Notes
The RNA shown here (Glycine riboswitch aptamer) has 100 nucleotides and comes from Sphingobium jiangsuense. The coordinates come from a structure-prediction model, not an experiment, and the mean pLDDT is 81. Rfam family: Glycine riboswitch aptamer. About the family: This family represents the bacterial glycine riboswitch. Of the family's consensus pairs, 91% are formed in the model. It was read from a public genome assembly, where an Rfam model found it.
[in-house]
RNA sequence: GGUCAGAAUACGGGAGAGUGUUGGCGCCGGUUUGCCGGUUCCAGCCGCCGAAGGAGCAACCGCCCCGGAAUCUCUCAGGCCGCAGGACCGUAUUCUGGUG
Numbered sequence: 001g002g003u004c005a006g007a008a009u010a011c012g013g014g015a016g017a018g019u020g021u022u023g024g025c026g027c028c029g030g031u032u033u034g035c036c037g038g039u040u041c042c043a044g045c046c047g048c049c050g051a052a053g054g055a056g057c058a059a060c061c062g063c064c065c066c067g068g069a070a071u072c073u074c075u076c077a078g079g080c081c082g083c084a085g086g087a088c089c090g091u092a093u094u095c096u097g098g099u100g
């Protein structure tokens, strides 16, 4: 120098499921001033998703008492227009370790 693995940072890609419904404060528009429609947020109800996190089991692994362990399972959390987030993947840089 090359290469493999890990960590950090930056960039790029990245799925799924209701623009559900009811009510409330506010705001905007219309108005026949009675009210109607839209919308951020809050609260409730029903349905749904799994790829932040979390939990459980397992192939398997280990120092074998027990422990670790997934893209599987569960949905506490999170999410179901968009934005954001997003497991995971790729590229680049730096650091660490192995090989050499």
Base pairs, nucleotide, nucleotide: 002099003098004097005096006095007094008093009092010091011090012089013088018046020045021044022043023042024041026039027038028037029036030035047080048079049078053076054074055073056072060068061067062066